[in-house]
RNA sequence: UGGAGACCUAGGCUGGGCAGCUGCGCGUUGCCUGUAACCCGAAAUCGUGCUUAUGCGGGAGCCGAAGCCUGAGAGCGGCAUAAACUGUUGUCAGGACUCCAGGACUAAGCGUAGAAGCCUAGUCCUUCAGGGUUUUUGCCAUAAUGAAAUAGGUCAGGUCAGGAAUGAAGCAGCCUUAAAUUGUGGCAAAGGCGCUUGAAGGGUCGCUGGGUGGAGCAAGGUCUUGGAAUAAUCCUGAUAGCAGAUUAUGCUCAUCGAUGGCGUGGUCUCCA
Numbered sequence: 001u002g003g004a005g006a007c008c009u010a011g012g013c014u015g016g017g018c019a020g021c022u023g024c025g026c027g028u029u030g031c032c033u034g035u036a037a038c039c040c041g042a043a044a045u046c047g048u049g050c051u052u053a054u055g056c057g058g059g060a061g062c063c064g065a066a067g068c069c070u071g072a073g074a075g076c077g078g079c080a081u082a083a084a085c086u087g088u089u090g091u092c093a094g095g096a097c098u099c100c101a102g103g104a105c106u107a108a109g110c111g112u113a114g115a116a117g118c119c120u121a122g123u124c125c126u127u128c129a130g131g132g133u134u135u136u137u138g139c140c141a142u143a144a145u146g147a148a149a150u151a152g153g154u155c156a157g158g159u160c161a162g163g164a165a166u167g168a169a170g171c172a173g174c175c176u177u178a179a180a181u182u183g184u185g186g187c188a189a190a191g192g193c194g195c196u197u198g199a200a201g202g203g204u205c206g207c208u209g210g211g212u213g214g215a216g217c218a219a220g221g222u223c224u225u226g227g228a229a230u231a232a233u234c235c236u237g238a239u240a241g242c243a244g245a246u247u248a249u250g251c252u253c254a255u256c257g258a259u260g261g262c263g264u265g266g267u268c269u270c271c272a
Base pairs, nucleotide, nucleotide: 001272002271003270004269005268006267007266008265011063012062013061014060015033016032017031018030019029023050024049025048026047027046038059039058040057041056067262068261069260073256074255077252078251079250080249081248082247083246085244086243087242088241089240090239091238092237093236094235095234096233098228099227100226101225102224103223104222105221106220109217110216117212118211119210120209121208122207123206124202125201126200127199128198129197130196131195132193133192134191135190136189137188138187139186140185141184142183143182144181145180151176152175153174154173159168160167161166
C1' cells in the first nucleotide's frame, strides 16, 4: 500500500407530484402516481416556517462508508387552446300543418215530375182562459165483508121452577146491525202531465206543408295566387351553451433514466 472479516462513527433511506389555501413555502383537504418499505399526537377564524422556507413535536426499523446530488432523453396522467364531427338544450329565420277569398282543372249529385230567391204556416218558447187524464185528502150515497165475550131479535136440543098445565134464563144456528175494511159513484179542495183547444206575444240555424217564381243550385278533390293566424307539433338552416370521443399544438408531471459532480472515514485481527 492492497485484500478479507468483525465492530464503530458521520451519514443515508422509510416516497413523489398537481390542484386548493396562503404575501409565499410546507402540512392537515381533494386528485394522480411509485415502492420490499415506518408508527404516534395536534393542526382551516388552523399548525409550522421565510427563498438556506419543501412541515411541527415524539418514537421506531433498515443500510452504513454506505451513498447523495445533477437530469440528456423517454414518459402514464393532468391543464389550456384550436379544428372538424356527433348528441342535446335554448333562440332566431323559412316552410309544412290551420283559416278566409279569387282563379284554373276535374268526376259525380240535385233540378221544367219545377233550382235559387221571396211570402206564409207548422214544428220551438212564454203568458192567459178552458178541456182531458191522473194522484191525494175530506164529506155523502151505495154494495160486499164484518160479533168467542163486551149488540139486538128469534132461540132447536138441553137446563131450571112446578104435581101438571105452564113459565123463566139462555148456548149453537139463523136474521138484523155497530165499529172497521174494501170496491164503485157523486161533490169539494189541493196538485201532476210523453195529451189537447182557443187567444196574444216572441223566435225560426235546420226540417216540413202551401203559394209565388221560372233556370239554375250546393258541397267536394287537385294545382295555383293573395291575405290572416302562427299556441303546440314536424322538417330545413343559422347561431349560442353544454356533453362526448378524435386529432394537433403548448405547458406541467408520477415514474424510468444516459452523463457528470461530491463523498468513500476510524479501530482491531489475519493474509500478501